[in-house]
Context: one part of a larger RNA
RNA sequence: CUGGGUGUAAAGGGCGUGUAGGCGGGAAGAUAAGUCAGAUGUGAAAUUCCGUGGCUCAACUGUGGCGCUGCAUCUGAAACUAUUUUUCUUGAGUGAUGGAGAGGAAAGCGGAAUUCCUAGUGUAGCGGUGAAAUGCGUAGAUAUUAGGAGGAACACCAGUGGCGAAGGCGGCUUUCUGGACAUUAACUGACGCUGGGGCGCGAAAGCGUGGGGAGCAAACAGGAUUAGAUACCCUGGUAGUCCACGCUGUAAACGAUGGAUACUAGGUGUAGGAGGUAUCGACCCCUUCUGUGCCGGAGUUAACACAAUAAGUAUCCCACCUGGGGAGUACGGCCGCAAGGUUGAAACUC
Numbered sequence: 001c002u003g004g005g006u007g008u009a010a011a012g013g014g015c016g017u018g019u020a021g022g023c024g025g026g027a028a029g030a031u032a033a034g035u036c037a038g039a040u041g042u043g044a045a046a047u048u049c050c051g052u053g054g055c056u057c058a059a060c061u062g063u064g065g066c067g068c069u070g071c072a073u074c075u076g077a078a079a080c081u082a083u084u085u086u087u088c089u090u091g092a093g094u095g096a097u098g099g100a101g102a103g104g105a106a107a108g109c110g111g112a113a114u115u116c117c118u119a120g121u122g123u124a125g126c127g128g129u130g131a132a133a134u135g136c137g138u139a140g141a142u143a144u145u146a147g148g149a150g151g152a153a154c155a156c157c158a159g160u161g162g163c164g165a166a167g168g169c170g171g172c173u174u175u176c177u178g179g180a181c182a183u184u185a186a187c188u189g190a191c192g193c194u195g196g197g198g199c200g201c202g203a204a205a206g207c208g209u210g211g212g213g214a215g216c217a218a219a220c221a222g223g224a225u226u227a228g229a230u231a232c233c234c235u236g237g238u239a240g241u242c243c244a245c246g247c248u249g250u251a252a253a254c255g256a257u258g259g260a261u262a263c264u265a266g267g268u269g270u271a272g273g274a275g276g277u278a279u280c281g282a283c284c285c286c287u288u289c290u291g292u293g294c295c296g297g298a299g300u301u302a303a304c305a306c307a308a309u310a311a312g313u314a315u316c317c318c319a320c321c322u323g324g325g326g327a328g329u330a331c332g333g334c335c336g337c338a339a340g341g342u343u344g345a346a347a348c349u350c
Stems, first nucleotide, its partner, number of pairs: 003322004007304002012318001014201004021194003025088007033081002035077008049065006091191001092188003095184004103177007110154001115149007125136002162169002206247006215241002220236004258317006266295011299306002323350003332343004
C1' cells in the first nucleotide's frame, strides 16, 4: 500500500456556510463516450509456459507452439452509466394559514440582596474557627430605623422543559431580526446530498485602547495549622470578573458517538401542533407529525452496553487511526502585539 477500523482499546474535524470534486428520484425518445460482442492489424527477439531434440545427466541450449491480460481501426448491441430532448411529482424549495420558544441585536425599566455614605436609636463588644489569632470597635463598631450612591446578578416560576449549527441562551417591556414545527397542496419541477481548499462563528482564561469597579477573587500581605506548610482554614487584597471596540482561536469545545437518505417488534413519560370521537362546553379517549427522555425485543458488540434520537441493515460524501516512549517536542512554513496557535518529524529506546 492493501485490508481493517474510529462510544470506552489508536482514531469524528469545536461548529456552520459553501467553491472545485465525488455521488444522486420516476417515465419516454435520441446518441453511442464508458460498457459488451465480433473482425482486421499490431503486440520484435530473448525470457516464462507446453511439446520435442543436442551436449553421458543437469545447468545450458536448438526447434515448434501457446501466450504476451495491451493498443489502434472497422462493424454491431443499447440493459446500465454518461450526454441530450420531452415530460412527471413523491426528493428539494416557494406561497397561504396557524400556534410555540432563556434563538440573536439594541434601547429603556424593575424589585430583593451585598457593600459604601449621611442621620437617628443604642452600648461594648463584633467578626471568625475544629479551637484560635490577625482584623474591626469608646474617634461609638456589630445590631436596628430612615434617606442616599453605585455596580453586578436576576430568587420563586424551573421541568432528563424550551430555543440555537456549535459555543451557548433565563427579571420585565418595546423595536429590529434568524430558524424550526404543524396544516394546506396554489406554484417551481430534481433545483438534491456531501464537501479538499476558502470564508464565517466559536466557553473560559489571556492581550490592546478607553471606561467602570458593588460583590467575588489568581498574585500578594498577615493570622493559624504543621516537623516544615511557598497549601488546605481565617482576615485583608490587586489584576481580572462588567461595558465598548479590536485581537486571540483553544477546552473532558463530550453523546468522548461526522453529515445525509431509506428500512427494521413493542411499552411508557414529556414539549409543540393537526385530525377524529365525545360533549352544551372544557377534559377524557383514539390517530398522526416534529422534538426530548426512560425501558426493552431482534440484530450488533471484546465486554460494558446500543437498540426508530442505533453502536442494527444498506448506500453516498468528508475527516481521522495504523505499537509505547521520544512528542504534539525540534526544525521550517503560515497566523498572532505577546502569550502562543496551526501544520508536524527524526535519531535513540522498549
Model confidence (mean pLDDT): 87 of 100. A computed fold for a 350-nucleotide part of an RNA from a metagenome, annotated as small-subunit ribosomal RNA, central domain. It matches the Rfam family "Bacterial small subunit ribosomal RNA". Its family is annotated with structural constituent of ribosome and ribosome in the Gene Ontology.